[in-house]
Context: one part of a larger RNA
This record gives sequence, structure tokens and C1' cells, in this order.
RNA sequence: CGGAUCUUGAGGAAUUCGGCAAAAUUACCCCGUAACUUAGGGAGAAGGGGUCCCCCGGCUUGCCGGGGGCGCAGAAAUCGGCCUGAGCGACUGUUUAUCAAAAACACAGCGCUCUGCUUAACCCGCAAGGGGAUGUAUAGGGCGUGACACUUGCCCGGUGCCAGAAGGUCAAACUUGGAGGUGACUGCGAUUUAUCGUGGAGGCUUCUGAGCUAAGCCCUGGUAAACGGCAGCAGUAACUAUAACUGUUCUAAGGUAGCGAAAUUCCUUGUCAUCUAAUUAGUGACCCGCAUGAAAAGUGUAACGACUUGGGCGCUCUCUUAAGAUUCGACUCG
Repeated sequence: CGGAUCUUGAGGAAUUCGGCAAAAUUACCCCGUAACUUAGGGAGAAGGGGUCCCCCGGCUUGCCGGGGGCGCAGAAAUCGGCCUGAGCGACUGUUUAUCAAAAACACAGCGCUCUGCUUAACCCGCAAGGGGAUGUAUAGGGCGUGACACUUGCCCGGUGCCAGAAGGUCAAACUUGGAGGUGACUGCGAUUUAUCGUGGAGGCUUCUGAGCUAAGCCCUGGUAAACGGCAGCAGUAACUAUAACUGUUCUAAGGUAGCGAAAUUCCUUGUCAUCUAAUUAGUGACCCGCAUGAAAAGUGUAACGACUUGGGCGCUCUCUUAAGAUUCGACUCG
């Protein structure tokens, strides 16, 4: 001088991204206990007192009451720190075995949709078969949302889904034609008797026309807790400013209630207030929402959380200053 373990005077978060770590709290009994609330909770809220020994009395025999004694200390170990503001998720639960435990997943509840059962729908399998289910719409599958409370606006033009069937389009098959090829016919005509020219049934075949024709598509409606979407530019009030109002363009319809610099705000450390001696943080407001918004739910919400974030009390070697102990090294000597 360093590592590990520990203690202390004064201060007490000045440390630090951040009280990380440590300290503190801790048992039992008694008193006492707020806002809020889903009336259950919150709550061990908070906060305060007691705990040993001896004597006396009482009774329900392990408690109560009274008196006295000693020590700094009468729970040995074990053994909650607490209060408060905000966000998110209702909750208990689940998860990245081995860097993430969460605001992610799940959840009860809510909604939409499919499914009527001699193979439900759906899933596995080539099939047989199996699951669904020895169930039957108060059941089962899929999707979304996610307790509860109050709510969930407008748009069906696009995409999807459902329904419809008049018309258009439209496959193979079927019906019926056309053209060509092949070629029975010891076909026909020539003749240099082996060739040339030529006709051609049926079948098969190549190309092709017409008729008839299902679903689908076009078409007609519906449907947004289906996928999704939910404007712009001007002008205007007797100070100014602003614009309830007006005009105009476009759209399927132009964002309603709420909430809002937010887990969303670029500009931005927005502005005001509050908290501090001082705050890019926090909270409450405002609203010019770059780019909130209603089941990819909106806004609240008691309880809950090894969640995230702000403040405070207590407490402390986190830190400042000043000291020390044990141990292992380093260092010195051998």
C1' cells in the first nucleotide's frame, strides 16, 4: 500500500445514474390507527407503552392488581423499515433451463363468428382411423378484448366475409357442323405393265365454328367488438387578439365522448404553478395532439406488484473529516 471481515468520534446521502451496498426495523402483550374503498379491505396502517427478580392480595392456576429491588441494557437466536405522489398491469398465477420475471403471456369477465351431430364445426392422418366427445348450442372450435365502473361516436368507397339471383362473362363434358390427313373399295382414267393422275364410305385423327352449360367473377344488397379509414384553404365581432359565424374545394366519412408535452410532443429544458437554496427530473394545470382517441379498446379505479418513477421520515463508513481491530498478501530481515 492492496484484498477480505469489522468497529468508531463529528456530520448524516454531502456519495451515486440511482440510498447500489450497508445500517435500521424485527418476537409477544396492551393502547391506538387516516385518506380512500368494490364495505371485504386499507391495517402489523401510522404512532405509543410494556417484557427481569422479590413480597402481598385476588381468582377462572396463569393471569390481574398493589408494593419493593438491581443493572447502561430484563425478546438469547430466530425475527417487517415506514409514509406519500404518479405510471403500467385489475388480482393469485406463467415466461426467455444458462445475461431479460416485466408494463410481456395467462386470467375470470365481455364481444364477434363458425358448428344441428348416421364423420358437428375444427384438428392429425395417403387412408383406415383418432381427437373434438362416450360431449350436443347453458355445448364445442376460431378470433379479438382483458376484473369492476362509466362508455364504446362517424364511414360499407377499397379489401374481406355473408346473402341474392335478372342480366353479362365463363371450363371440361355433351349435341351438331366445316376443312385437312389416313384410307376399305382387287375403285376410276391413262398407259412405256410398272408407274402416273384421280374419286373416296365408315372409323380414327389434326385444326376449327356453333349450340347447351355450374361455381366463380362482373353485378345488387348487407356487414366495422371484420381488415381498415376518420381533410384542406380563405374571410369575418366596435382596441388588439381570437373566431361562435360565412364562403369554397375534396371525401365513403371527415376524430364524437374522453384524455393530452403523455410508456405517444419533433420543435422542447413548451408556458404557468408546485416541490428545492438551486430541479433537462416529479406532480398539477394549459392545449399549436410534428404523429391521442374509443374492445391493436377510451377514461377512471379500491386491492395487489422482487415492475418503473418522484418526494419525505428513520437509519446508517455511500460519502466528508478523523481513528482503530482481525486476517491474507505486498514490503523489510533471515
This is a predicted structure of a 334-nucleotide part of an RNA (large-subunit ribosomal RNA, domain IV) from a Pseudomonadota bacterium. The prediction has a mean pLDDT of 85. Its Rfam family is "Bacterial large subunit ribosomal RNA". Its Rfam clan is "LSU clan".